[in-house]
RNA sequence: GGCCCCAUCGUCUAGCCUGGUUUAGGACAUUUGGUUUUCAUCCAAAAGAUCACCGGUUCAAAUCCGGUUGGGGCCG
Numbered sequence: 001g002g003c004c005c006c007a008u009c010g011u012c013u014a015g016c017c018u019g020g021u022u023u024a025g026g027a028c029a030u031u032u033g034g035u036u037u038u039c040a041u042c043c044a045a046a047a048g049a050u051c052a053c054c055g056g057u058u059c060a061a062a063u064c065c066g067g068u069u070g071g072g073g074c075c076g
Stems, first nucleotide, its partner, number of pairs: 001075007010028004020059001030046005052068005
């Protein structure tokens, strides 16, 4: 230098190919309440991501297109 893959709540992850409705869903963790003599377990609830960034297409973009940044891999 060329090509390919990845980036979504604190963490892990689904959704992306095939654009559309409901708060972007789930697990763990956190907080509150219940249960218990207490803790743990268990039950209920809450909070938490405008989807790496910029632009474009479209009535509508996490999803499609272009570019940038970061990480990883292969080739030279």

Predicted 3D model of a 76-nucleotide RNA (transfer RNA) from a Candidatus Nealsonbacteria bacterium. The coordinates come from a structure-prediction model, not an experiment, and the mean pLDDT is 80. Its Rfam family is "tRNA". Rfam links the family to the GO term triplet codon-amino acid adaptor activity. It was read from a public genome assembly.